[in-house]
RNA sequence: ACAUUCCUUCGGGGUCGGGUGUAAGUCCCAAUCGGCGGUAAAGCCCGCGAGCUUUUUUAAAGCAGGAUUCGGUGAAAUUCCGGAGCCGACAGUAAUAGUCUGGAUGAGAGAAGGAUUAG
Numbered sequence: 001a002c003a004u005u006c007c008u009u010c011g012g013g014g015u016c017g018g019g020u021g022u023a024a025g026u027c028c029c030a031a032u033c034g035g036c037g038g039u040a041a042a043g044c045c046c047g048c049g050a051g052c053u054u055u056u057u058u059a060a061a062g063c064a065g066g067a068u069u070c071g072g073u074g075a076a077a078u079u080c081c082g083g084a085g086c087c088g089a090c091a092g093u094a095a096u097a098g099u100c101u102g103g104a105u106g107a108g109a110g111a112a113g114g115a116u117u118a119g
């Protein structure tokens, strides 16, 4: 310095303004947001998490759910810089929701710290 096992803490953001309408943070214009790990710094490259179902409910398996290109620099970037785009679970609702309400004072990818110390 590195295993193992255990404990603690932390661990998701967002409708300004306007239009129509009986009614919309749900439609239209416009605004605005971006979890975790990997990798040249990533919502849209790879992987993971949140939801649902089944079982032998420790856990495992399955299902559902999204998106990018052009130019520049460079040894290296779909990650940086510049331009133009795109996407967003489930249930609810006086009207269709990434942004409201709810499951959720939940769960969680993981992050940090501490203890234990085998080799």
Stems, first nucleotide, its partner, number of pairs: 002119001005115006017029003031099002033088002035048004043086002051063005068084005090102003